[in-house]
Context: one part of a larger RNA
RNA sequence: CGCAGGAGACUUGAGGAACCCUGUCCCUAGUACGAGAGGACCGGGACGGACGAACCUCUGGUGCGCCAGUUGUCCCGCCAGGGGCACUGCUGGUUGGCUACGUUCGGACGGGAUAACCGCUGAAGGCAUCUAAGCGGGAAGCCCUUUCCAAGAUGAGGUCUCCCACCCCCACCGAGGGGUUAAGGCCCCCACCAGACCAGUGGGUUGAUAGGCCGGACGUGGAAGCGCAGCAAUGCGUGCUCGAGCGGACCGGUACUAACAGGCCGAGGG
Numbered sequence: 001c002g003c004a005g006g007a008g009a010c011u012u013g014a015g016g017a018a019c020c021c022u023g024u025c026c027c028u029a030g031u032a033c034g035a036g037a038g039g040a041c042c043g044g045g046a047c048g049g050a051c052g053a054a055c056c057u058c059u060g061g062u063g064c065g066c067c068a069g070u071u072g073u074c075c076c077g078c079c080a081g082g083g084g085c086a087c088u089g090c091u092g093g094u095u096g097g098c099u100a101c102g103u104u105c106g107g108a109c110g111g112g113a114u115a116a117c118c119g120c121u122g123a124a125g126g127c128a129u130c131u132a133a134g135c136g137g138g139a140a141g142c143c144c145u146u147u148c149c150a151a152g153a154u155g156a157g158g159u160c161u162c163c164c165a166c167c168c169c170c171a172c173c174g175a176g177g178g179g180u181u182a183a184g185g186c187c188c189c190c191a192c193c194a195g196a197c198c199a200g201u202g203g204g205u206u207g208a209u210a211g212g213c214c215g216g217a218c219g220u221g222g223a224a225g226c227g228c229a230g231c232a233a234u235g236c237g238u239g240c241u242c243g244a245g246c247g248g249a250c251c252g253g254u255a256c257u258a259a260c261a262g263g264c265c266g267a268g269g270g
Stems, first nucleotide, its partner, number of pairs: 001152001005163007015149004021049007033038001051106005059100004066093005071086006110144003117137004165180005184265004188204005209258003212254005218247003225238005
């Protein structure tokens, strides 16, 4: 821009894409078969491999500043307590998130038409012949069946709902041009599990959208101060597994802060 008014939802599926794998073992059955050695078809079941998808309950990984420990040095006047730098200084652990080494699931079942091939009936050609007329069977392959995209499918589809109205101009009267609005949308703002940007999703005071604060979960692992013991390092108690102090992303609550103020676009042809 189009889809012959303008919108908001929900859809149909022309067409396209994806998937398409396979092993071992057990039962049938030591049966059929075979002198024996050996050893099935058909049918049923169990467990795997690789591949793929989703997810984070579990197990792990990460976790650049969540907690603790610790070395050197500089600083906060000193002690104590802290801060900076040293690869995130180093080390141990770790919520959310993201992940695989983790978990769950998938290839199915079934139908149709067939290939090679196997048949029935059957002439030409008194026989024979699956074929010439006719009729069956038969593949991991083909068309469906499964999943995803999909009406720019210009052949532009369908359903439901919402808005339905006034004014002006012509000196190109035409399916003309313009103005203000409707439903609705956008800009703007607060955000996100969404995201390169855009888009999408949620919210914008008639408000829990984000931050703060409060509570909870969870993490770390016993803070500071004071007291006691010790020359001290340090240990113990207050306060120890019935959990101190501190704390990112998680869950809930609460208008304290910020979503203010405002602007723009946008409807009818024979």
Large-subunit ribosomal RNA, domain VI from Haloechinothrix sp. LS1_15, 270 nucleotides, folded computationally. Its Rfam family is "Bacterial large subunit ribosomal RNA". Gene Ontology terms of the family: ribosome and structural constituent of ribosome.